[in-house]
RNA sequence: AAGAGAUAAAGGCAAACUUAGUUGAAAAGCUAAGCACGCAAAGUCACCGGUCUAAAGGGUAAACCCUAUGACAGCGGAACUGCCGGC
Numbered sequence: 001a002a003g004a005g006a007u008a009a010a011g012g013c014a015a016a017c018u019u020a021g022u023u024g025a026a027a028a029g030c031u032a033a034g035c036a037c038g039c040a041a042a043g044u045c046a047c048c049g050g051u052c053u054a055a056a057g058g059g060u061a062a063a064c065c066c067u068a069u070g071a072c073a074g075c076g077g078a079a080c081u082g083c084c085g086g087c
Base pairs, nucleotide, nucleotide: 003087005084012039013038017034018033019032020031021030022029023028037074043080044079047077048076049075050072051071052070057066058065059064
């Protein structure tokens, strides 16, 4: 340096749920505390696919339907960055 990711060590993250506060039309977030399903990129990023929502807008007699400029990176892929050090 490369491969590979160890029943190792140090350090890290934290799903669901609960409590309090808070943003939003919603989906879904944010902050603090508890807890620990899991993660070697569960770090960053909506570029591609996918999923959720539908305020505004459009359609409809209505029910309702369409639509992202709103979200999801812990759904998959691409891109960028990065800790450790058995073999």

Predicted 3D model of an 87-nucleotide RNA (c-di-GMP-I riboswitch aptamer) from a Gammaproteobacteria bacterium. Its mean pLDDT, the model's own confidence on a scale to 100, is 86.